The prediction has a mean pLDDT of 80. A computed fold for an 84-nucleotide RNA from an uncultured Chloroflexota bacterium, annotated as transfer RNA.
[in-house]
RNA sequence: GGGGCAAUGGUGGAAUCGGCAGACACGAAAGUCUUAAAAACUUUUGCUCGCAAGAGCGUGUGGGUUCGAGUCCCACUUGCCCCA
Numbered sequence: 001g002g003g004g005c006a007a008u009g010g011u012g013g014a015a016u017c018g019g020c021a022g023a024c025a026c027g028a029a030a031g032u033c034u035u036a037a038a039a040a041c042u043u044u045u046g047c048u049c050g051c052a053a054g055a056g057c058g059u060g061u062g063g064g065u066u067c068g069a070g071u072c073c074c075a076c077u078u079g080c081c082c083c084a
Stems, first nucleotide, its partner, number of pairs: 001083007010026003019067001027045006046057004060076005
């Protein structure tokens, strides 16, 4: 230099056909139980704002297509693999 694959919350990872993003698990917080703890069970858990109801934003970055994009197209960044 050329080609390919990947990038999603605190972590692993799902959404395989363009149609409610984060299922499910782990972790974390609160609670029940216990003399106390562990285990177990219940609830919550992407981010921001809000007392709440709720609103806005969010799939590496910037654009594009589309009524609608994690998914398709273009450029770029980073990492890994192959070739030279």
The sequence was found in a public genome assembly. Its Rfam family is "tRNA". The family's RNA type in Rfam is transfer RNA.